[in-house]
Context: one part of a larger RNA
RNA sequence: CUGGGCGUAAAGGGUUCGUAGGCGGGUAGAUAAGUUGGACGUGAAAGCCCUGGGCUCAACCUAGGAACUGCAUUCAAAACUGUCUAGCUAGAGUAUUGUAGAGGAAAGUGGAAUUUCCGGUGUAGCGGUGAAAUGCGUAGAUAUCGGAAGGAAUAUCAGUGGCGAAGGCGACUUUCUGGACAAAUACUGACGCUGAGGAACGAAAGCCGUGGGUAGCGAACAGGAUUAGAUACCCUGGUAGUCCACCCCGUAAACGAUCUCAACUAGCUGUUGGAGGACUUGAUCCUUUAGUGGCGCAGCUAACGCGUUAAGUUGACCGCCUGGGGAGUACGGCCGCAAGGUUAAAACUC
Numbered sequence: 001c002u003g004g005g006c007g008u009a010a011a012g013g014g015u016u017c018g019u020a021g022g023c024g025g026g027u028a029g030a031u032a033a034g035u036u037g038g039a040c041g042u043g044a045a046a047g048c049c050c051u052g053g054g055c056u057c058a059a060c061c062u063a064g065g066a067a068c069u070g071c072a073u074u075c076a077a078a079a080c081u082g083u084c085u086a087g088c089u090a091g092a093g094u095a096u097u098g099u100a101g102a103g104g105a106a107a108g109u110g111g112a113a114u115u116u117c118c119g120g121u122g123u124a125g126c127g128g129u130g131a132a133a134u135g136c137g138u139a140g141a142u143a144u145c146g147g148a149a150g151g152a153a154u155a156u157c158a159g160u161g162g163c164g165a166a167g168g169c170g171a172c173u174u175u176c177u178g179g180a181c182a183a184a185u186a187c188u189g190a191c192g193c194u195g196a197g198g199a200a201c202g203a204a205a206g207c208c209g210u211g212g213g214u215a216g217c218g219a220a221c222a223g224g225a226u227u228a229g230a231u232a233c234c235c236u237g238g239u240a241g242u243c244c245a246c247c248c249c250g251u252a253a254a255c256g257a258u259c260u261c262a263a264c265u266a267g268c269u270g271u272u273g274g275a276g277g278a279c280u281u282g283a284u285c286c287u288u289u290a291g292u293g294g295c296g297c298a299g300c301u302a303a304c305g306c307g308u309u310a311a312g313u314u315g316a317c318c319g320c321c322u323g324g325g326g327a328g329u330a331c332g333g334c335c336g337c338a339a340g341g342u343u344a345a346a347a348c349u350c
Stems, first nucleotide, its partner, number of pairs: 004321003007304002012318001014201004021194003025088001027086005033081002035077005041071002049065006091191001092188005097182003103177007110154001115149007125136002162169002206248001209246004216242002221237004260316005267295012279282001299306002323350003332343004
């Protein structure tokens, strides 16, 4: 450079925004950079190719032609791409009126439960297991009643329900705030799509980070069991941590193992949000739209399966793959307080 691929065989970046770049709706006009045609110049000779000729033939030599697919100049064409001008509304967006929602941030409040403490009743056990023991308890436990403290999580509602770009989000109230959807109009007039670098967000764990907090749970650790052993599974305890504020880390089976956007291509059915309509006014039916599920035709697929939420048929752009191991490792760079992350080989071997 060319080709084939990326649900499960190697392969979609964790997600979004966005720079350069790539690609880009309808109409009219201009232009002529790309594009197309002609002319002219050049494209050395030799060689290759074609047709002749000469060595007895051939190799070889020799003559002519063709070719040299290119470049420059010039003339012309104007469909397509580009550029410029004018204008359009189907893409995109704005306004208006509504709707649903665990979307986000901050502050405050509530009830149930666990634990601890205080007080009352009460007496010998409680707890735990496959069975036990460690443990707790006559200094009065467990149980039960009343009170107090404190932290964390928010039963039922709850639903292949909702919202969010993803991670994720679940008691209630208030304040601030982002997005989505529907229905009609009005407006802007291609303002769009993708997106190398870049920026922001990013579960859990972690920060030999700082300061708080600590009820329950609970790495490490201690003890009791089990066992041949038991650095485990089980039990009794229990420190970091889990929680809050600020800072960092930047990874996950970050999964739909399926990048984003757009167009087209049979249907049936459940459900969530909205709108319109019909009558027989109902727990009704029909239409439409935005999600979210289950089947399924064509088609696709190695098969499984996917199937208008495509893995079907196409287009635009980015990312990624190229036998297994060595290895997501070494070295170097960048980032990080560190843990480590990211970029990323080779020898060798099968």
Overview
The part of an RNA shown here (small-subunit ribosomal RNA, central domain) has 350 nucleotides and comes from an uncultured prokaryote. The full RNA is in RNAcentral, with records from ENA.